The RNA shown here (FMN riboswitch aptamer (RFN element)) has 122 nucleotides. It was read from a public genome assembly, where an Rfam model found it. Rfam family: FMN riboswitch aptamer (RFN element). Gene Ontology term of the family: FMN binding. Rfam's curators write: The RFN element is a highly conserved domain that is found frequently in the 5'-untranslated regions of prokaryotic mRNAs that encode for flavin mononucleotide (FMN) biosynthesis and transport proteins.

RNA sequence: GUUUUUCUUUGGGGCGGGGUGAAAUUCCCCACCGGCAGUAUAGUCUGCGAAGCGGCUUUAAGGCCGCCCGAGCGGGUGAGAUUCCCGCACCGACGGUAUAGUCCGGAGAGGAAAAGAAAAAC
Numbered sequence: 001g002u003u004u005u006u007c008u009u010u011g012g013g014g015c016g017g018g019g020u021g022a023a024a025u026u027c028c029c030c031a032c033c034g035g036c037a038g039u040a041u042a043g044u045c046u047g048c049g050a051a052g053c054g055g056c057u058u059u060a061a062g063g064c065c066g067c068c069c070g071a072g073c074g075g076g077u078g079a080g081a082u083u084c085c086c087g088c089a090c091c092g093a094c095g096g097u098a099u100a101g102u103c104c105g106g107a108g109a110g111g112a113a114a115a116g117a118a119a120a121a122c
Base pairs, nucleotide, nucleotide: 001122002121003120004119005118006117007116008115009114010113016030017029018028019027031102032101033092034091035048036047037046038045043090044089052067053066054065055064056063057062072088073087074086075085076084094105095104096103
């Protein structure tokens, strides 16, 4: 230094103004936000995680497996960019509540992964 195992820590942001109304941070106008890895720097590419649904297993907590899984075009620069720059668009689980990406809740949960430490092998 590489690989494997174990442990520790970290690991998601955003409603401000106006309108209507008995009531809306939920509707309408404007605003605001963007997990992880890969790749020329990515919410919209590829893959993953979370949410939802189902199966197996467990006394239970939980573990494993499967399904499902939103949305981008045009131009420019360049060797190379659906990632940068310009322009115009678009998307966002479930439960609650006047219809919610932004409020409250499951959740002091879970988690892709990142950093560090130890041991073993090479």